[in-house]
Record summary: The part of an RNA shown here (small-subunit ribosomal RNA, 5' domain) has 476 nucleotides and comes from Glycine max. It matches the Rfam family "Bacterial small subunit ribosomal RNA". Gene Ontology terms of the family: ribosome and structural constituent of ribosome. The RNAcentral record of the full RNA draws on SILVA. Taxonomically the source falls in Glycine subgen. Soja (Eukaryota, Mesangiospermae, rosids, Glycine). The prediction has a mean pLDDT of 82.

Context: one part of a larger RNA
RNA sequence: AGAUGAAUGCCGGCGGCAUGCCUUACACAUGCAAGUCGGACGGAAGUGGUGUUUCCGUGGCAAACGGGUGAGUAACACGAAAGAACAUACCCUUGGGGGGGGGGACAACAACUAGAAAUGACUAGUAAUACCUCGUAGGCUAAGGAGCAAAAUGAGGAAUCCGCCCGAGGAGAGACUCAUGUUUCAUUAGCUAGUUGGUGAGGCAAUAACUUACCAAGGCGAUGAUUAGUAGUUGGUCUAAGAGGAUGAUCAACCACACCGGGAUUGAGACAUAACCCAAACUCUUACGAGAGGCGGCGGUGAUGAAUUUUCCACAAUGGGCGAAAUCCUAACGUAGCAAUGCCACGUGAAGGUAGAAGGCCUACGAGUCAUGAACUUUUUUUCUCGGAGAAGAAGCAAUAACAAUAUCCGAGGAAUAAGCAUCAACUAACUUUGUGCUAGUAGUUGCGGUAAGUCGGAGAAUGCAAGCAUUAUUU
Numbered sequence: 001a002g003a004u005g006a007a008u009g010c011c012g013g014c015g016g017c018a019u020g021c022c023u024u025a026c027a028c029a030u031g032c033a034a035g036u037c038g039g040a041c042g043g044a045a046g047u048g049g050u051g052u053u054u055c056c057g058u059g060g061c062a063a064a065c066g067g068g069u070g071a072g073u074a075a076c077a078c079g080a081a082a083g084a085a086c087a088u089a090c091c092c093u094u095g096g097g098g099g100g101g102g103g104g105a106c107a108a109c110a111a112c113u114a115g116a117a118a119u120g121a122c123u124a125g126u127a128a129u130a131c132c133u134c135g136u137a138g139g140c141u142a143a144g145g146a147g148c149a150a151a152a153u154g155a156g157g158a159a160u161c162c163g164c165c166c167g168a169g170g171a172g173a174g175a176c177u178c179a180u181g182u183u184u185c186a187u188u189a190g191c192u193a194g195u196u197g198g199u200g201a202g203g204c205a206a207u208a209a210c211u212u213a214c215c216a217a218g219g220c221g222a223u224g225a226u227u228a229g230u231a232g233u234u235g236g237u238c239u240a241a242g243a244g245g246a247u248g249a250u251c252a253a254c255c256a257c258a259c260c261g262g263g264a265u266u267g268a269g270a271c272a273u274a275a276c277c278c279a280a281a282c283u284c285u286u287a288c289g290a291g292a293g294g295c296g297g298c299g300g301u302g303a304u305g306a307a308u309u310u311u312c313c314a315c316a317a318u319g320g321g322c323g324a325a326a327u328c329c330u331a332a333c334g335u336a337g338c339a340a341u342g343c344c345a346c347g348u349g350a351a352g353g354u355a356g357a358a359g360g361c362c363u364a365c366g367a368g369u370c371a372u373g374a375a376c377u378u379u380u381u382u383u384c385u386c387g388g389a390g391a392a393g394a395a396g397c398a399a400u401a402a403c404a405a406u407a408u409c410c411g412a413g414g415a416a417u418a419a420g421c422a423u424c425a426a427c428u429a430a431c432u433u434u435g436u437g438c439u440a441g442u443a444g445u446u447g448c449g450g451u452a453a454g455u456c457g458g459a460g461a462a463u464g465c466a467a468g469c470a471u472u473a474u475u476u
Stems, first nucleotide, its partner, number of pairs: 001476004006472005013346001015344004019339002026302003031298002035061003040058006068257003077182003082177002086174001088172001091170003096166003100134004110123001113120002139148002154161002183229002190220003195217008232254004236247004261278003282293004310336001313334001318332001319330003349379004359370003384413006393403001420465004425446003431460005441448002
C1' cells in the first nucleotide's frame, strides 16, 4: 500500500447493484417448504334426475429433482487424462413387431368391536390401466435340448388420439477400473492375515477377495509405508512486476451428511433430510397399559458469541412435478423489507461581494489571522415536499404483473432537507497559546511529561480523507 462474509468507537442525506450465523453438525415453539391425475377404478355426501362439485380409498407418475450444511473424509474424494466387463424410468426414431382367452382377491364403504390416545381387531361384500393364470411372437442363455418370460384399456358420434407389451438404436444421466497430481510431523520405521496371488463355487447391472472352500507365501515401505495431527476438493478469490504466498464466503462443478449408530423395503434410480424397521441419547403426551418427534429447507425462537436480517408478497416471469388439457402444487425462483456490510454514482448549493463587519485566537499593541468567509445582491432546483401522467419486463388473436401509489416524465414551491472523523515531534501532509509539573496522561517505533511541553488536557489555526473516518483482527 492492497484486501475482508468482518467487528468496535464517533458520525450519518440519497440512489443502483451485490452481500449478510465465519462461533455450538447446539436445542428448537409455531406456520409453510411435494404433490398431482375423475380422460384408470369403487364408494360416500349433495342434487327431483343427469352432468358438475367435495371427500374417502384402490391405482399411475413424481417425491432419488429442487433447497441446505461441511461433521466426516489424506482417498479414486477431487482435478486433469485414458479404459472395459455394465445397467438406464421419463424423452427421441415420420423406426420394427404385438396388442388373444380366462380367474380369484383386497381397500374404501357397511355392521360390530378394543383403546385415554396413537392406532387397530373381526365379519360380510365390491371395481380397475391393481393382482394371478393359459396360449403365442421376438429376444436372452457359447446354441444340444430344456428353461426364463408380455399386455389394458380410456376419451370421442366417428376418423382418430393417448396409453400398454417385446426387442433395436440414440440422447442425457449414472456405476466401475487404471496410471498421475493434491497438507504436516521421523521426537511415528517397520506395516499387513482376506492380508497378496491362483483354482472352484457363490454373488452383482457389471469387473473384482466382493464373499467363501482349498492351495501357495506373498503384498507395501527412507521416491517415507504404517501410526498420529489437520482438512471437504476444484473452477476460482486476494495479493505480487512475476515466480510465488495466502485462501476455498457468495456464483458454478463434484463429493459427503441429514438427532447418533446400524439395516433393509419400494423403485429405472435410495440404502432415501420433511419414507420404513431396530437400538442409544434428548424433548413432549399419557387414563402408566402405551404413544409422538427430528429446521445443517424458508421465515422465526433460545443459547453460544465481537458478530450476521422479515414468523413479508406472488406464482406475473424462468424452471420443476402431475395431467390430454384447463388447472393445481412449487419458502426453487422472481421481488419487496432490514443492515453504510461492501462497490459504484450523486448531493449538502453557484456567481458576485471590503465598511477588509461583529466575534474568537494571537500580538512586539502597530498589526496579523479565521476571511471572499458571513451578512448582502443576483441566480439555479440535482436532491427534498406536494400535485398529475405513467411503463418495458407478456413469450403478436385476446387475456394474464407480485414487484408497483415503482422506474421514468411533467408542473408548483423554496437554499430550501443534508458533514463528519482522524491527525498536526520525526517516520508523515499539517503550530501557536494556555493548563499541568516524571503528576495527570500519551505511545505503531524512537520516545514525550521533573515550571516557558510544537509529543499530555483545553482552545484557536492547519492537514488528510469524506457519508464516512479511525481503531482492532486476519492475510499478501